[in-house]
Context: one part of a larger RNA
RNA sequence: GGAUAAACGCUGGCGGCGUGCUUAACACAUGCAAGUCGAACGAAGUUUUUCUUUCGGGAGAAACUUAGUGGCGGACGGGUGAGUAACGCGUGGGUAACCUGCCCUGUACAGGGGGACAACAGCUGGAAACGGCUGCUAAUACCGCAUAAGCCCUUAGCACUGCAUGGUGCAUAGGGAAAAGGAGUAAUCCGGUACAGGAUGGACCCGCGUCUGAUUAGCCAGUUGGCAGGGUAACGGCCUACCAAAGCAACGAUCAGUAGCCGAUCUGAGAGGAUGUACGGCCACAUUGGGACUGAGACACGGCCCAGACUCCUACGGGAGGCAGCAGUGGGGAAUAUUGCACAAUGGGGGAAACCCUGAUGCAGCGACGCCGCGUGGAGGAAGAAGGUCUUCGGAUUGUAAACUCCUGUCGUUGGGGACGAUAAUGACGGUACCCAACAAGAAAGCCACGGCUAACUACGUGCCAGCAGCCGCGGUAAAACGUAGGUGGCAAGCGUUGUCC
Numbered sequence: 001g002g003a004u005a006a007a008c009g010c011u012g013g014c015g016g017c018g019u020g021c022u023u024a025a026c027a028c029a030u031g032c033a034a035g036u037c038g039a040a041c042g043a044a045g046u047u048u049u050u051c052u053u054u055c056g057g058g059a060g061a062a063a064c065u066u067a068g069u070g071g072c073g074g075a076c077g078g079g080u081g082a083g084u085a086a087c088g089c090g091u092g093g094g095u096a097a098c099c100u101g102c103c104c105u106g107u108a109c110a111g112g113g114g115g116a117c118a119a120c121a122g123c124u125g126g127a128a129a130c131g132g133c134u135g136c137u138a139a140u141a142c143c144g145c146a147u148a149a150g151c152c153c154u155u156a157g158c159a160c161u162g163c164a165u166g167g168u169g170c171a172u173a174g175g176g177a178a179a180a181g182g183a184g185u186a187a188u189c190c191g192g193u194a195c196a197g198g199a200u201g202g203a204c205c206c207g208c209g210u211c212u213g214a215u216u217a218g219c220c221a222g223u224u225g226g227c228a229g230g231g232u233a234a235c236g237g238c239c240u241a242c243c244a245a246a247g248c249a250a251c252g253a254u255c256a257g258u259a260g261c262c263g264a265u266c267u268g269a270g271a272g273g274a275u276g277u278a279c280g281g282c283c284a285c286a287u288u289g290g291g292a293c294u295g296a297g298a299c300a301c302g303g304c305c306c307a308g309a310c311u312c313c314u315a316c317g318g319g320a321g322g323c324a325g326c327a328g329u330g331g332g333g334a335a336u337a338u339u340g341c342a343c344a345a346u347g348g349g350g351g352a353a354a355c356c357c358u359g360a361u362g363c364a365g366c367g368a369c370g371c372c373g374c375g376u377g378g379a380g381g382a383a384g385a386a387g388g389u390c391u392u393c394g395g396a397u398u399g400u401a402a403a404c405u406c407c408u409g410u411c412g413u414u415g416g417g418g419a420c421g422a423u424a425a426u427g428a429c430g431g432u433a434c435c436c437a438a439c440a441a442g443a444a445a446g447c448c449a450c451g452g453c454u455a456a457c458u459a460c461g462u463g464c465c466a467g468c469a470g471c472c473g474c475g476g477u478a479a480a481a482c483g484u485a486g487g488u489g490g491c492a493a494g495c496g497u498u499g500u501c502c
Stems, first nucleotide, its partner, number of pairs: 001502004006498005013374006019367002021332001026330003030327003035072003040069002043066010079285003088210008098202002103198007111145001113143002120135006151176004157170005181190003211257003218248002223245004228240003260282004264275004287308005310321004338364001340363003346360001347358004377407004387398004412439006421429001446491005451472003457486005467474002
């Protein structure tokens, strides 16, 4: 000098764009943050309406609501950085060792049956949370049977080919596994099953790179390899039995400390050094530890089970909870915001759609926290006013500065108009931005420094005191270095100080 997720002191007019718990991954009151589908299904209730009636009612249709069965989504989106020195990340490869819901393309199909369980009704347990028994019922829920172009398993074969196990194509025989319907007058639309290919997303493996310490030198027993089996989507000590005794290490194993990694950011002429906040990619975690279930996908933040700590309710028998989602509270701290508006846009989930949900997101609020822009007036104006300060008492300086005159109208106030963003319609922002008019120089300047480095000096006070200080150093009676005043210099809605990095 530059930089900063900054803080502190003094000061503070406006706008735009960003940004805002770096500390206790401390504990959390309250509200909201993941639902949706009646065009899968059976009910219940309400309203409207049609038909019928023996006037009690019965049957049908439509709309809405409510739980329930069922489907899809709750594995995305959002948060945090605790752990992790690791194939975690980065980069480049590999899978002849793999999976992939929804989506796209193509091929072939959807025949015929069955038995339940919720809801509901009755009885009943419990303070509650939540149940138990009996009975009834539907489905795109569940289960057999049939069918099988592809597919899977086993078996024998041919051709081509490679990179060791092999791969690709064709093909024989035996065995095995499917399905669901809904809407509509209809056309048709939305779905279903199997298979092949694609796309997307993921899984695994390998080369190289990735902080410090040797005042850590030896480490390891599923350890290293083989064989067989199990397991997995898949390879593999991933797991198990047996066999062998290996494997790693001064090119730093092991241990210990620290740390999420990167694109990037800051600095620097570069090489390099430092950092990893915001935005983007990857990873890990969700009160602590462990576990699996469901599912295409999780070992699952707002799912389940167990254990621990903590908090709450209780009729003492037993239950409930998890903000590192958005706000917000306490606490910690030098320090970090609103319990706001809206789904209008973009995107996501569900739905055929209408639409519903969305603290993602879009906006608004707060903070000079940062960057950028604008303003606090412009021109004229010498009696060089008054006042202040200094003075050699003549004057000098503050100083065209003020007053005063004319002008302008940023910002501001008031009034009027008024968007783009989104159009067929729909705007939270917002009567916002912006435009026009009127009004008044007003309501808008401070901070630091002035011995040298380093731009800027005098007076008084103080008297090695009080104090200053980044370094050198000032202060002990004439201090340009302390304190105050005047003046001056620098920067300016900021200016200084402190911390940190180059």
This is a predicted structure of a 502-nucleotide part of an RNA (small-subunit ribosomal RNA, 5' domain) from an uncultured bacterium. The RNAcentral record of the full RNA draws on ENA, Greengenes and SILVA.